[in-house]
This is a predicted structure of a 92-nucleotide RNA (c-di-GMP-I riboswitch aptamer) from Paenibacillus ehimensis NBRC 15659.
RNA sequence: CAAGGAAAAAGGCAUACCUGUCUGAAAAGCAGGGACGCAAAGCUAUGGGUCUUCCCUUCCCGAACGGGAAGAACGAUCGCCAGGUUGCCACU
Numbered sequence: 001c002a003a004g005g006a007a008a009a010a011g012g013c014a015u016a017c018c019u020g021u022c023u024g025a026a027a028a029g030c031a032g033g034g035a036c037g038c039a040a041a042g043c044u045a046u047g048g049g050u051c052u053u054c055c056c057u058u059c060c061c062g063a064a065c066g067g068g069a070a071g072a073a074c075g076a077u078c079g080c081c082a083g084g085u086u087g088c089c090a091c092u
């Protein structure tokens, strides 16, 4: 330097769920509690997937205000997969 992680140690993260006079249209995020798990469960939305639908487009009902349906990321997720990038420990 490269590939790997059986055992160990130091430390790290935190699922479901609960709480919030927090942010958001929502998905979701944030903070506190809590641990299912994680060797990148660090960072990055580049590709695919998934979730959402304020605005927008089309259609339907309606005199109108308005209501409904479908589509649609520019929104979200890196604890769905892949890619990129940085890194702790010990051993081979």
Stems, first nucleotide, its partner, number of pairs: 003092002005089001012038002017033004022029002036079001042085003046082003049077003056071006
The organism belongs to Paenibacillus ehimensis, within Bacteria.